[in-house]
RNA sequence: CGUCGACAAGGGCAAACCGCGCGCGAGUCCGGUACGCAAAGCUACGGGGCCCCAGUGGUCGGCCGGGCCGCCGAU
Numbered sequence: 001c002g003u004c005g006a007c008a009a010g011g012g013c014a015a016a017c018c019g020c021g022c023g024c025g026a027g028u029c030c031g032g033u034a035c036g037c038a039a040a041g042c043u044a045c046g047g048g049g050c051c052c053c054a055g056u057g058g059u060c061g062g063c064c065g066g067g068c069c070g071c072c073g074a075u
Base pairs, nucleotide, nucleotide: 004073005072012037013036017032018031019030021028022027035062041068042067043066045065046064047063048060049059050058051057052055
């Protein structure tokens, strides 16, 4: 450096639900909570789902794949 992912270590994130706000909506910010996650970090490039004011539009990264970055080091 790459691969791999442990009954390891230190940690991290946060589904659904509830509360407040934003958005026509899909959805989303913040707080509580904790289903889970070795990238459940970032990215809308490809596929796909969803939305609408129906367009070279929007949304979903915790749907699949790709790209980029990253902690640890048992096998």
Molecule: c-di-GMP-I riboswitch aptamer
Organism: Arthrobacter oryzae